Predicted 3D model of a 74-nucleotide RNA (transfer RNA) from a bacterium. RNAcentral holds the sequence, with entries from ENA. Rfam family: tRNA. Rfam describes the family as follows. Transfer RNA (tRNA) molecules are approximately 80 nucleotides in length.
Parts: sequence; C1' cells; structure tokens
RNA sequence: GGGCAUGUAGUUCAGUCUGGUAGAACAGGCGACUUUUAAUCGUCAGGCCACGGAUUCAAAUUCCGUCAUGCUCA
Repeated sequence: GGGCAUGUAGUUCAGUCUGGUAGAACAGGCGACUUUUAAUCGUCAGGCCACGGAUUCAAAUUCCGUCAUGCUCA
C1' cells in the first nucleotide's frame, strides 16, 4: 500500500438483510422486603448510533470520504 470485518448506554451486545417511536442484560440512583448486609422484587436515569458529507418526507440502517481497532495479502 490492497482486501475484509468491527465501531450503538459506564460494560457486553441486539437492531442494518426489508429506511418509519433507539432496545436488552449487567452495572448505577431511588424504593419495597430484611434486625443488618447480601439476595429478590418494583421503579428511574443514562445515547447528537466513531467523524464529515450526500440521497430521501424521513437515515443507526442506503451511498461517498475520513478515523480507530482487528484479521489477511504483498
């Protein structure tokens, strides 16, 4: 330098195929339960979906470019 994959909540990941309200688990806050802690249960908050641009009424999703990481070819 070429090719491929990945990037979404603090963490691990769905969602992309087929554009149409951004989700789960764990972690965190509050409450219930308990003599207390833990466990369990309820509830709440947390995201400009890696960055920039394009298409579209509408983009995490399609297209182009860039960046980071990993694998691979030379």